[in-house]
RNA sequence: AUGUCGAAGGGUUUGAUCCUGGCUCAGAAUGAACGUUGGCGGCGUGGAUUAGGCAUGCAAGUCGGACGCCCCGCGAGGGGCGUGGCGCAAGGGUGAGUAAGGCGACGGCAACCAACCCCAGGGCCGGGCAUAGCCGGGGGAAACCCCGGGUAAUUCCCGGCGCGGCCGGUGGUCGGCAUCGACUAUCGGUCAAAGGUGCGAUCCCGCCCUGGGACGGGCCGUCGUGGUAUCAGGUCGUUGGUGGGGUGACGGCCCACCAAGCCGACGACGCCUACCGGGCGUGCGAGCGUGGCCCGGCACACUGGGACUGAGACACUGCCCAGACUCCUACGGGAGGCUGCAGUCGAGAAUCUUCGGCAAUGGGCGCAAGCCUGACCGAGCGACGCCGCGUGGAGGACGACGGCCUUCGGGUUGUAAACUCCUGUCGAGGGGGGCCAAGGCCGCGCGAAGAGCGCGGCUCGAGGGAACCCUGGAGGAAGCACGGGCUAAGUUCGUGCCAGCAGCCGCGGUAAGACGAACCGUGCGAACGUUAUUCGGAAUCACUGGGCUUAAAGCGCGUGUAGGCGGGCCGGCACGUCGACGGCUGAAAGCCCCCGGCUCAACCGGGGAAUGGGCCUCGAUACGACCGGCCUGGAGGGGCGUAGGGGGACCGGGAACUUCCGGUGGAGCGGUGAAAUGCGUUGAGAUCGGAAGGAACGCCCGCGGCGAAAGCGCGGUCCUGGACGCCUGCUGACGCUGAGACGCGAAAGCCAGGGGAGCGAACGGGAUUAGAUACCCCGGUAGUCCUGGCCGUAAACCAUGGGCACUGGGUAGGGGGCUCGCCGAUGGGCUCCCUGCCGCAGCGAAAGCGUGAAGUGCCCCGCCUGGGGAGUAUGGUCGCAAGGCUGAAACUCAAAGGAAUUGACGGGGGCUCACACAAGCGGUGGAGCAUGUGGCUUAAUUCGAGGCUACGCGCAGAACCUUAUCCCGGGCUUGACAUGCACGGAUUAGCCGGCGGAAACGUCGGUGACGCUUCGGUGGAACGUGCACAGGUGCUGCAUGGCUGUCGUCAGCUCGUGUCGUGAGAUGUUGGGUUAAGUCCCGUAACGAGCGAAACCCCUGCCCCUAGUUGCCAGCGGGUCAUGCCGGGCACUCUAGGGGGACCGCCGGCGUCAAGCCGGAGGAAGGCGGGGACGACGUCAAGUCCUCAUGGCCCUUAUGCCCGGGGCUGCACACGUGCUACAAUGGGCCGGACAGAGCGUCGCAGAGCCGCGAGGCCGAGCCAAUCGCCAAAACCGGCCCCCAGUUCGGAUCGCGGGCUGCAACCCGCCCGCGUGAAGCCGGAAUCGCUAGUAAUCGCGGAUCAGCACUGCCGCGGUGAAUGGGUUCCUGAGCCUUGUACACACCGCCCGUCAAGCCACCAAAGCGGGGGGCACCCGAAGUCGCCGCGGCCGUCCAGGCAGGCGCCGAAGGUGAAACCCGUGAUGGGGACUAAGUCGUAACAAGGUAACCGUAGGGGAACCUGCGGUUGGAUCACCUCCUUU
Repeated sequence: AUGUCGAAGGGUUUGAUCCUGGCUCAGAAUGAACGUUGGCGGCGUGGAUUAGGCAUGCAAGUCGGACGCCCCGCGAGGGGCGUGGCGCAAGGGUGAGUAAGGCGACGGCAACCAACCCCAGGGCCGGGCAUAGCCGGGGGAAACCCCGGGUAAUUCCCGGCGCGGCCGGUGGUCGGCAUCGACUAUCGGUCAAAGGUGCGAUCCCGCCCUGGGACGGGCCGUCGUGGUAUCAGGUCGUUGGUGGGGUGACGGCCCACCAAGCCGACGACGCCUACCGGGCGUGCGAGCGUGGCCCGGCACACUGGGACUGAGACACUGCCCAGACUCCUACGGGAGGCUGCAGUCGAGAAUCUUCGGCAAUGGGCGCAAGCCUGACCGAGCGACGCCGCGUGGAGGACGACGGCCUUCGGGUUGUAAACUCCUGUCGAGGGGGGCCAAGGCCGCGCGAAGAGCGCGGCUCGAGGGAACCCUGGAGGAAGCACGGGCUAAGUUCGUGCCAGCAGCCGCGGUAAGACGAACCGUGCGAACGUUAUUCGGAAUCACUGGGCUUAAAGCGCGUGUAGGCGGGCCGGCACGUCGACGGCUGAAAGCCCCCGGCUCAACCGGGGAAUGGGCCUCGAUACGACCGGCCUGGAGGGGCGUAGGGGGACCGGGAACUUCCGGUGGAGCGGUGAAAUGCGUUGAGAUCGGAAGGAACGCCCGCGGCGAAAGCGCGGUCCUGGACGCCUGCUGACGCUGAGACGCGAAAGCCAGGGGAGCGAACGGGAUUAGAUACCCCGGUAGUCCUGGCCGUAAACCAUGGGCACUGGGUAGGGGGCUCGCCGAUGGGCUCCCUGCCGCAGCGAAAGCGUGAAGUGCCCCGCCUGGGGAGUAUGGUCGCAAGGCUGAAACUCAAAGGAAUUGACGGGGGCUCACACAAGCGGUGGAGCAUGUGGCUUAAUUCGAGGCUACGCGCAGAACCUUAUCCCGGGCUUGACAUGCACGGAUUAGCCGGCGGAAACGUCGGUGACGCUUCGGUGGAACGUGCACAGGUGCUGCAUGGCUGUCGUCAGCUCGUGUCGUGAGAUGUUGGGUUAAGUCCCGUAACGAGCGAAACCCCUGCCCCUAGUUGCCAGCGGGUCAUGCCGGGCACUCUAGGGGGACCGCCGGCGUCAAGCCGGAGGAAGGCGGGGACGACGUCAAGUCCUCAUGGCCCUUAUGCCCGGGGCUGCACACGUGCUACAAUGGGCCGGACAGAGCGUCGCAGAGCCGCGAGGCCGAGCCAAUCGCCAAAACCGGCCCCCAGUUCGGAUCGCGGGCUGCAACCCGCCCGCGUGAAGCCGGAAUCGCUAGUAAUCGCGGAUCAGCACUGCCGCGGUGAAUGGGUUCCUGAGCCUUGUACACACCGCCCGUCAAGCCACCAAAGCGGGGGGCACCCGAAGUCGCCGCGGCCGUCCAGGCAGGCGCCGAAGGUGAAACCCGUGAUGGGGACUAAGUCGUAACAAGGUAACCGUAGGGGAACCUGCGGUUGGAUCACCUCCUUU
């Protein structure tokens, strides 16, 4: 340089943010299983659980060319029984055991074996004894056995030869690895053999000896190969030696004796788990997980033990013994071992045919033919996996039917279907025959050959039927999951916190894209989902590749062992390290690449690469190790100084306190928020003098000093540790860290002995309180103090381990040194150490850290891995105890957290407002009544409103009406009302009348209209019938619009751009002034802007203009008793349209030269003149579906509509809002005066007359600046009342009237007369108001027939007091602070108790398990000894039987440890609905909290002692920044 491979995240803690951190999802995979579905084929694969039990068949035989005998056959030949040979140790199965006697990689054997096969050399002579079969006899049910006789061999034995082997002796050469090995010479000893076929064998097949090879094995070593330290010590054949035994071989493998070793934190021993590897899954990789199929190794074969045979076994389908189990039995005895192939039962979520064949490949035997082969090759079953194919293709609408949705127009299903034209895969039926076959036998040829090769003929296929051809015809072939986010795909209906869903977050409580269904859609497709498991994502155990101030995490501190790491120079070595186109190995298969074969693919074949590793050899020597030498800078040492509450012991001192003694004195003291307990006339307290005692050392004292930390403060003496500075000619890397270990270690606590003034857990008492096991007070014991000994913990904190080095500065304090300065006080500069603060870079999630790092690096140690459970249980260990150290799990949660942000809140702070308080006036709360509400009542007392912000509210008018699913009763249904269609007929609508009826209504009779017209008719309205629909004050204000209340007329709420911050967000909007105001000014990383405030609008206050059917003799005239009554006039008042006027404009002062504030002048008015309308972003799911509108739901001869009557007015009570009062500032009577704003023709009504009056009669005038309502009242004048429940007060009741109305019984108002109640100023508490206001006085209006109106909305009259303050209560604004709050303090939250459920721990015990130890018994069997007698051996040597012994499995007994289960009861824990008690914590959480310890208490907790800040607040000190 090129090429290839190649790494993704999301959801969930919050109001939001960043970080930490867990949970969870998307991917791939599986020997799978389950659910739904299922057309075909190929290749694979399939008992993972009970290594549980097994019926039946098969799975190992073969050789007559080793031998004998028997049988068949004339023979050739064949069959059988046994002997003999070879094989049966392979192949096949399984994974129990095994953590090392295994496996893997690499080596070693100088310590070994080896049948069959290959190569080479040499050889096979002579002889003998048995035995099975067989024959005879016997026992037994059987299995099988015994006795006698005789027989063969390639069976067995003896002798001979010895190329040679082995053993021993002697000599030589070479080599190595300690013992030694190889070769060689020589002497002695010792050791072989089998035959068969064939007419015929040195020759073919065999046999014997020796050497070598190949294949296969045995043994040894190094390294690697799980968990647990809550297993820390293990071990007696144990470790070694000597000698021996044993083996193919080394060895303590075994034995005797001797020694006392050996292993272990680099994890021995124990326990648990597990066959191991090649590989496989996943992953970018490193890694993690795994070991099924295939291959290699190991182990096992019913369980345990044992040996025999053999080349090889301690032997899967051999033997012996023991045990369990099963079967047979004549009860005497026997038989058996599927973890071979099939098959069966059992258990389980779950895993197949009692198939075919030796055709191929391979194996055993055989000269061979051949035989055997559940190895194997095939087939069968199972979508179990992978791969391939199909279920059709093209055309086809004005887009059918149906379904679903719909805003009703339509959309969608959907070219989808139908229909037309095609195709022919797969399946089905039929045909067809290649290939898996090479070989074998026979013959011929080449050839020396019966080797080999070639040719010809014959013969052998289990499985199958492929390719291909034909027939036929779209015909036989689609499902499953999902559709809230993650995550691709949504609508309707049903349901109503139900039923259900759910991987996480979470859905469902009446409109659910999340449940169920439908339609539609998305994904995959003969499959699709679910579950389980593994890896990934997870950098969430971090080697690659993490962290520890506050998130989990630095040991309380030191000394130091092992270990890890380590300064400069030189030389050496070559262990690490590095190199080599070096050698060996890393099996095959698999993965990867290339090529090839099945139509493709899966699958398979060939080649390559890779196998990251190990070993050997050779080389390099920079670095590390090691060895040697040297150095001085690290470290240490020496000298001289300095500072210091460093430590230990002893001695001494004064102040204060308490007690005691004495004096003076005479009533209190003490204590608190206030008190009380307590002390005091037996003399306290106070004060003076004296004595005694114990503890602590004021000021100095300072974020100043010392120490490793804990910690250390009066003075002196003695002993003693460390630090720092300067000098240095000494040592020469002696260093750093430090697992274990050892020491020190506040307070509390413990033991023993002292001591005890003050203080003071516990305790007693007094208070506080609902309670007060507390906070406060009075007492007070342990303790606090000393000595000795324990304990070993703290927020033991800088929440920051130690060491070294490096990396800008500034400033202050402490201790040294050098230097400048004429001297001195003092000071400047440089430098080393220590103690603080501010800050560059950098780091950090941020806060912050910042040469004393939390920066940049190196070294070492400790520690963390979600929250709860829990620092608990258990085990171990330490302690006298308290308790410490070590330290889990089940279960449970979807979080728990850190920092910072915006709010909200605080019994936090600052600043500032408001009738918020204070000051003041008048009320409410008490009475009677009115009215609303609650409650009660009722057939019904219709509904709504609910702190402020419901309650004289909706109601600005409930006797009927109103009025309502309010109640009772009677009626109507196309309806009381709207629109449309069809039909009817001229009957109709309307009007009149009759009957029933309470009415509505029902029914009957009469009368009786309209437009057009060709006079037939027709049309619209109306009516009737029918249909579609109307109607609903029925539900949901938590589906809504609109409107409204409230915070609040408060001064706030935001935006654009820019800037800062990772971000939420901040800045602007904070700050200094100022304002009623985010009003304005100044400052300013902000600059501007918007909605609000203000202004613009209306009323009112002054003036002017304009205009005048009200106003006026103002000015003129006329008239009247009088009146603008008239003429006339608009000047004034007024009316109503317009305009002016006020702006800190002027002066003075203050202020920053500002904004503005204070005072003054002028002015009708001042510093927003007064009042109104107007109310920001938003809050309260605030109110209203009963004003109206409206989605959805519900009712339709009724929840609609009409009517009669009742109810909404009920009354033992309670509350709110009012009226009238309680009286003399008053009441009564008489007389007199002055408004404004309104209203009036279905109306207001004058005057007049009648009535005591309400009112009546009459009706002038007025559609109203004209007439009327209309009188205003308080007030003024005069008279009476004389403090009384009254000449106050008017409730209640009686009688009589009036008015409205269809109608005043329930249930109206008014008048007159009579009656005259409570009430003498109102408890706790509470409301309004700051000026034309409060108070007080009357007037008007809406609604309305009338009226419950004392309400409401307005109007004017008279007309105050107080405050100039912000401590407090309430509310609000801004800034700041704390926070565990964010549905936001009406928040959050802790513990006991009670209830349910779950898991766990302890526990008298009980049951079970694996293993070890000791002892007893002791099978089989090897070995050892004996082996007289018996048997074999012709003799002998020797052997056998037999006997004894050691060892020895199972079994038995015993003691102990460990593990599991269970256990009355006890204990805490998790979770659960709104249970009980309190209020501990979060804001100063109302006593700051927390840590350790001790005591106490229903509980959270309280108190003592010491400690921490992770405490708010105020003041002060120190420090810093700027000037």
The RNA shown here (small-subunit ribosomal RNA) has 1523 nucleotides and comes from an Isosphaeraceae bacterium. It matches the Rfam family "Bacterial small subunit ribosomal RNA". The RNAcentral record of the sequence draws on ENA and SILVA.